[in-house]
Formats: sequence, C1' cells, structure tokens
RNA sequence: AAAGGGCAAAACCAGAGCGAUCUGGUGACGCAAAGCCACGGGUCCGCUGCUUCUUUGAGAGCAGGCGGACAGCCGGGUUGCCGAA
Repeated sequence: AAAGGGCAAAACCAGAGCGAUCUGGUGACGCAAAGCCACGGGUCCGCUGCUUCUUUGAGAGCAGGCGGACAGCCGGGUUGCCGAA
C1' cells in the first nucleotide's frame, strides 16, 4: 500500500450532574491507536481565603487551598488489527 474492519466531531432527542461534562439513540467532522490510564504540562468547572469598590446585590484584583472534568490539547505509560518493512 492493500484487505478485513474499528472509532465517532458538530448538531438534534432523552436522561444524570450546581457545573465543566457524562450516558444512550440519530448522525459523521475527522482519527493508524480518536483503545485504555489523570503521571507531567495545559484548558475548563465547583467550593473557599484576602484586598478594593459598593446601590450591600454583585463585580474586579491578588494569592493560595480542596474537590471535580477533558485521553478527539500536548507529552508520557500500557495494550492492539493487517503486513514489504
């Protein structure tokens, strides 16, 4: 490369969650790991501390802490189909 295939974005419907998001169905933008794992970085969500303004509602700024999500953000780990290699 080929062959057999696989997964499934956005959107919509139903459900769960404070939320990020997740599950199922429809659907395919794409993906050689778009299989799995939160270890590192990153992004997002919830709670909380301090300061300032103040219409006492909230917003803004700063500095942390705790919990959570994203593996189709990157890196890493691990498993894996075909096979000229």
Background:
This is a predicted structure of an 85-nucleotide RNA (c-di-GMP-I riboswitch aptamer) from a soil metagenome. Of the family's consensus pairs, 95% are formed in the model. RNAcentral holds the sequence, with entries from MGnify. Model confidence (mean pLDDT): 82 of 100.